[in-house]
RNA sequence: CGGGGCAUGGCGCAGCCCGGCUAGCGCGCUUGCAUGGGGUGCAAGAGGCCCUGGGUUCAAAUCCCAGUGCCCCGA
Numbered sequence: 001c002g003g004g005g006c007a008u009g010g011c012g013c014a015g016c017c018c019g020g021c022u023a024g025c026g027c028g029c030u031u032g033c034a035u036g037g038g039g040u041g042c043a044a045g046a047g048g049c050c051c052u053g054g055g056u057u058c059a060a061a062u063c064c065c066a067g068u069g070c071c072c073c074g075a
Stems, first nucleotide, its partner, number of pairs: 001074007010027004020058001029045006051067005
């Protein structure tokens, strides 16, 4: 320098291809119940507007453009 992949709660991921339920799962966290307590089980709850900026559209995590960070391949 060229090409490709990834970026979504504290952590690990799905959703993106094909725009439309104003974002879901596991772990973790909080509260309650069960237990003498812990572990464990059950129930309920909090927590993200999707890496950043711009564009298209009635509507964007999803499409387009640019940028940033990480990883891989080639030179």
Source information:
Predicted 3D model of a 75-nucleotide RNA (transfer RNA) from an uncultured Chloroflexota bacterium. Rfam family: tRNA. Rfam classes the family as a transfer RNA. The coordinates come from a structure-prediction model, not an experiment, and the mean pLDDT is 82. It was read from a public genome assembly.